[in-house]
Context: one part of a larger RNA
RNA sequence: AAGUAACGAUAAAACGAGUGAAAAACUCGUUCGCCGGAAGACCAAGGGUUCCUGUCCAACGUUAAUCGGGGCAGGGUGAGUCGGCCCCUAAGGCGAGGCUGAAAAGCGUAGUCGAUGGGAAACGGGUUAAUAUUCCCGUACUUGGUAAAGCUGCGAUGUGGGGACGGAGAAGGUUAGGUAAGCGGACUGUUGGAAAUGUCCGUUUAAGUUGGUAGUUGGGAGCGGUAGGCAAAUCCGCUGCUCCAUUCAACAACGAGAGAUGAUGACGAGGCUCUACGGAGCUGAAGUUACCGAUACCCGGCUUCCAGGAAAAGCCACUAAGCGAAAGGCUUUAUUAAACCGUACUGAAAACCGACACAGGUGGUCAGGUAGAGAAUACUCAGGCGCUU
Repeated sequence: AAGUAACGAUAAAACGAGUGAAAAACUCGUUCGCCGGAAGACCAAGGGUUCCUGUCCAACGUUAAUCGGGGCAGGGUGAGUCGGCCCCUAAGGCGAGGCUGAAAAGCGUAGUCGAUGGGAAACGGGUUAAUAUUCCCGUACUUGGUAAAGCUGCGAUGUGGGGACGGAGAAGGUUAGGUAAGCGGACUGUUGGAAAUGUCCGUUUAAGUUGGUAGUUGGGAGCGGUAGGCAAAUCCGCUGCUCCAUUCAACAACGAGAGAUGAUGACGAGGCUCUACGGAGCUGAAGUUACCGAUACCCGGCUUCCAGGAAAAGCCACUAAGCGAAAGGCUUUAUUAAACCGUACUGAAAACCGACACAGGUGGUCAGGUAGAGAAUACUCAGGCGCUU
């Protein structure tokens, strides 16, 4: 320079009350304004206590601060079913022997690791200042061990099936959700009018069980033969015969949803009582129908195209060695076990990556109403904010 520029999105504030030494900024209230495919809600990554409560205001906060993601102290994360661990493999890593190399080492078989993929099982309500598919209540489900009963050829690291998959497009059936009516409850107006075809609020309920629908796919069953599936096979494949059926077929497999049950329960607008105004307790109406309707489910389906779209295990079947009153297998019932780790909070952001409480960047899920082709746009619900001078 200069008490100058600046104080980080032009979404916006105003008033009253409280606290306090002090209030434009904190708390409460009444209005106003902004977002609403987000500036709301839920996960992953990352962060690591930032969460909740009490207390404090030096420093941090671009101002003040009684406030805070700041200081200090105390508290807080509860799982057979969520995720990991576990079983399985992909790219890729390591790699007994082995090959190569002067060596260091490189490559690589068997194998062993390695999720971003495959593999058993839980929902609804309630509750805390702070956790909840974890606690509590109610109702379920899965896998293994053990025991009993009934039936019985069991047996794998091998064999076969299955798992098992691309893009685009289309139709049908449904549901989530929504709207309207009905039903239930409350209200009737300090302003010109409003007891009517008025206004406002509510009308919610899961997994599981049952059953196998709309529909999709395939002809089905039995008895033989068999040079293939590195041995074997009653399994798979190939093949012969017979029987049934041959189209809106039967049968089999798969299969949303609806209905019933779950639920004489829960929740529920509101009302009543108490209150240290933070809240606590009690009670509790209606809880139906129609229409619209998804990008979700049936669908791992169907049609079509060429660039031809993982693997392995769990699972099912078959036999080998072997075992044969047993062991083992299947079904049912009972009983028992299900350890360990994560779980707070943030997460389009003041808590992550950007030296900052930085107009930047950051994967996935949900997707109300009116107008609209629409996830555009405008206004708005729930919810959240007015961006720290």
RNAcentral holds the full RNA, with entries from ENA. A computed fold for a 389-nucleotide part of an RNA from Pasteurella multocida, annotated as large-subunit ribosomal RNA, domain III. The prediction has a mean pLDDT of 84. The source organism's lineage runs through Bacteria, Pseudomonadati, Pasteurellales, Pasteurellaceae and Pasteurella. Rfam family: Bacterial large subunit ribosomal RNA. Gene Ontology terms of the family: ribosome and structural constituent of ribosome.